[in-house]
Two RNAs folded together computationally: RNase P RNA and transfer RNA, 442 nucleotides in total. Its mean pLDDT, the model's own confidence on a scale to 100, is 76.
RNA sequence: GGAGUACGCGGGAUGGCCGCGUUUCAACAAUCGUUGAAAUGAGGAAAGUCCGGGCUUCAUCGGGCAGGGUGCAGGAUAACGUCCUGUCGGGGCAACUCGAAGGAAAGUGCCACAGAAACAUACCGCCGGGCGCGAGUCCGGUAAGGUUGAAAUCGUGAGGUAAGAGCUCACGGAGCGUCGCGGUGACGCGCGCUCGGGUAAACCCCACCUGAAGCAAGAUCGCUCGAUUAUGGGUCUUUUGGCCCCGGACGGCCCGUCCGUACGAGCCACAUCGCAACGAGGCGCGCGGUGACGCGCGCCCCAGAGAGAUGAUCGCCGCAGCCCGCAAGGGCGCGCACAGAAUCCGGCUUACAGGCGUACUUCGCAA
RNA sequence: GUCUCGGUAGUGUAGUGGUUAGCACACUAGCCUGUCACGCUGGUAACCCGGGUUCGAAUCCCGGCCGAGGCGCCA
Repeated sequence: GGAGUACGCGGGAUGGCCGCGUUUCAACAAUCGUUGAAAUGAGGAAAGUCCGGGCUUCAUCGGGCAGGGUGCAGGAUAACGUCCUGUCGGGGCAACUCGAAGGAAAGUGCCACAGAAACAUACCGCCGGGCGCGAGUCCGGUAAGGUUGAAAUCGUGAGGUAAGAGCUCACGGAGCGUCGCGGUGACGCGCGCUCGGGUAAACCCCACCUGAAGCAAGAUCGCUCGAUUAUGGGUCUUUUGGCCCCGGACGGCCCGUCCGUACGAGCCACAUCGCAACGAGGCGCGCGGUGACGCGCGCCCCAGAGAGAUGAUCGCCGCAGCCCGCAAGGGCGCGCACAGAAUCCGGCUUACAGGCGUACUUCGCAA
Repeated sequence: GUCUCGGUAGUGUAGUGGUUAGCACACUAGCCUGUCACGCUGGUAACCCGGGUUCGAAUCCCGGCCGAGGCGCCA
């Protein structure tokens, strides 16, 4: 210097003028507001709403079923389908990267067409025996060869055999094990046994998790109308309690639970809270840990609603684009990525112009 | 804001793993007719996009894009 890998930073800057939201203060006003001043005012994704939690309400959220989700191991965390470190498998010379990565040897289903055969089967071929003068035919053995297919009886070679076959051997592969050693574990190495197609993003089995709805959740402040007149009955008892019956309410279902006057419908302000300054908060330093992360100390308070505030313009600069020029340079104008908080937080995914930095790999050149 | 559902010729729809994605209307060529219509025969035309699972995907899974619908407290 070329090619690459991983991670991070930042997402135009500044001044003038005119505006917008929120808060505080002051004046006017009088409980609506107006004016002025000061402070403050979008993001790394605020997005998609795909996961997880805080919070709130709902038969008391109790048990079971159904349903849903997750799926290598250990850890991190409030929690997760996220993250970290490893294992195994795929890719890459490498740095590194990708993986819905439990079970097909519990059962069921499916495997179109082709092919004899798609999971227990012999079409051709090969071999043996019977019958037949013979062509041949019948019975049996055989998965080595042929044909088909995405997939065909562990693969290749040798021995062996009537022909063959893991039948035996060598190398390789796969599965299993109350086995041995190492590791917390996934797993690795060794030993022994076996050779039984694929598919679980088909049903299913195993392990673990899971109540539902969602801030338009919900809480606090009224009025009118309707339903209902039962303030249930019996019994035991010292009782305001227990049991039985009756009636009513209740999430997908059941067990069951609660209530004995509890309810239903409508109208109106769209009021205050939830809700934004104490939080799984931010920044810095130190310590522990390979790391995700945790702990301690110090400093800081940082948008926010009604279902729409966070803008526009001018100057100068920066970066790109186009034109002129050999070059230095000059000129031009609707250029400036993706995008826009709404209950909050942790993630994932997707979009993103032009940049900058750090570490590492590999190739070339020079010393 | 939040929750749910959907996307197949120009239009309306069927197809829920398997041979060339079916039907109707519309469009179009020919026949029929003196001509038009009707009718008959033929043709064009589609799985929203990108990945994955599978031998094989419109169909199953994941992500994106687009469209439609429901839901406010009310004391």